[in-house]
Context: one part of a larger RNA
RNA sequence: AGCAGUGCGGGAUGCCUACACAUGCAAGUCGAACGAACCCUUCGGGGUUAGUGGCGCACGGGUGCGUAACGCGUGGGAAUCUGCCCUUUGCUUCGGAAUAACAGUUAGAAAUGACUGCUAAUACCGGAUGAUGUCUUCGGACCAAAGAUUUAUCGGCAAGGGAUGAGCCCGCGUAGGAUUAGGUAGUUGGUGGGGUAAAGGCCUACCAAGCCGACGAUCCUUAGCUGGUCUGAGAGGAUGAUCAGCCACACUGGGACUGAGAACACGAUCAGACUCCUACGGGAGGCAGCAGUGGGGGAUAUUGGACAAUGGGCGCAAGCCUGAUCCAGCAAUGCCGCGUGAGUGAUGAAGGCCUUCGGGUCGUAAAGCUCUUUUACCCAGGGAUGAUAAUGACAGUACCUGGAGAAUAAGCUCCGGCUAACUCCCGUGCCAGCAGCCGCGGUAAUACGGAGGGAGCUAGCGUUGUUC
Numbered sequence: 001a002g003c004a005g006u007g008c009g010g011g012a013u014g015c016c017u018a019c020a021c022a023u024g025c026a027a028g029u030c031g032a033a034c035g036a037a038c039c040c041u042u043c044g045g046g047g048u049u050a051g052u053g054g055c056g057c058a059c060g061g062g063u064g065c066g067u068a069a070c071g072c073g074u075g076g077g078a079a080u081c082u083g084c085c086c087u088u089u090g091c092u093u094c095g096g097a098a099u100a101a102c103a104g105u106u107a108g109a110a111a112u113g114a115c116u117g118c119u120a121a122u123a124c125c126g127g128a129u130g131a132u133g134u135c136u137u138c139g140g141a142c143c144a145a146a147g148a149u150u151u152a153u154c155g156g157c158a159a160g161g162g163a164u165g166a167g168c169c170c171g172c173g174u175a176g177g178a179u180u181a182g183g184u185a186g187u188u189g190g191u192g193g194g195g196u197a198a199a200g201g202c203c204u205a206c207c208a209a210g211c212c213g214a215c216g217a218u219c220c221u222u223a224g225c226u227g228g229u230c231u232g233a234g235a236g237g238a239u240g241a242u243c244a245g246c247c248a249c250a251c252u253g254g255g256a257c258u259g260a261g262a263a264c265a266c267g268a269u270c271a272g273a274c275u276c277c278u279a280c281g282g283g284a285g286g287c288a289g290c291a292g293u294g295g296g297g298g299a300u301a302u303u304g305g306a307c308a309a310u311g312g313g314c315g316c317a318a319g320c321c322u323g324a325u326c327c328a329g330c331a332a333u334g335c336c337g338c339g340u341g342a343g344u345g346a347u348g349a350a351g352g353c354c355u356u357c358g359g360g361u362c363g364u365a366a367a368g369c370u371c372u373u374u375u376a377c378c379c380a381g382g383g384a385u386g387a388u389a390a391u392g393a394c395a396g397u398a399c400c401u402g403g404a405g406a407a408u409a410a411g412c413u414c415c416g417g418c419u420a421a422c423u424c425c426c427g428u429g430c431c432a433g434c435a436g437c438c439g440c441g442g443u444a445a446u447a448c449g450g451a452g453g454g455a456g457c458u459a460g461c462g463u464u465g466u467u468c
Stems, first nucleotide, its partner, number of pairs: 007338004012333001013331002015296001019294003023291003028055003033052002036049005062249003071174007080166002085162008093127004102117006133142003147154003175221003182212003187209008224246004228239004251272004274285004302328001304327003310324001311322004341371004351362004377403001379402004386394001411457005416438003422452002425450003433440002
């Protein structure tokens, strides 16, 4: 994955096929930074927000294309950075010019602009101070800030330490192929310079000619790595779904900005393929986020609910956002548990099958009688834990009590040997067929197809594939 079949519950798992994607949602938040507009007003004030500004969007979520590599695992190392957080010390002064919003004009089908004028700030710029800090020829030189309000706080700047996170280097380990034996010119090393947060041919100029390789270089093929998982008495072998750590990727390819940190989407840019809109001038897009659609495939689910919990972002807070997450739905996909009744019942009933026609067997099996009510069902009542100061999507769910009635619930494969389980039965007659291996079937087939009986497993059973 398929066929046949099916009662319930729990807790798991569910595109192994990087193809293209309609639609909705998945990252916002702050009015206690700022002006402005609108609304309400008990005239005290309150509310909403497009824009400027701050923080976040580098987390979380997905996938395994690429990568045989310091990518990963493990153990070390020095030449580094680190927003928010903790801690310590000091500071928080004086000014200025703009700009969006807005108003007017205007271009365009739209996306989106253009011009003129006005305005604010925790936006931007300059001066002062400058302990500490950086550089130093040791004389000195250089570098800062921002305020807000409910008046108690929240902030801002310079530096030291910590924590956390990240970058870099090295030893060892990490698939197959020699029907791949030579490979390499920034190549190997040095000096000067540049560059980076930082060591380094990382880059550049010059100099030297090195460096790697049968202990397998180079090349080709395959592949994300690990904790683990499966199997096995172990040693091993196979594997890398879910969960956790690391890496890589984000339509294909490239180069940047911003930022403490970068790029996977909700930022931007160039080229390409593709799709869509267009008034043909020009524009828009990227589900390997959650659902969902088409295609592909042997094959894998709902365009669901909630932020109640946990966690995250913003905010003084109230709170807002969160397809992370928690739940519900679908699927026997696997695992676990329970049930489909219990006791009694011999005229060994009827009936089936076999028969040597006497009987044997299905078989206490059934019926009958006496009980029980798990589960399912119906109705009624109660009703959590998860969360408490308050707040429950799940859910009036789980669970408990009461009611009726054996009622709602059994199949699949096999029966020659291996291998548990047979018939002088019927049909067929080397035909039809069976088959994992050996092998059955040519007229008495325990091996084919039925029947009766039996064996095994059981809500599953058998087949196929794969691993040990």

The part of an RNA shown here (small-subunit ribosomal RNA, 5' domain) has 468 nucleotides and comes from Novosphingobium sp. THG-DN6.1. Lineage of the source: Bacteria > Pseudomonadati > Sphingomonadales > Sphingomonadaceae > Novosphingobium. Its Rfam family is "Bacterial small subunit ribosomal RNA". The coordinates come from a structure-prediction model, not an experiment, and the mean pLDDT is 82.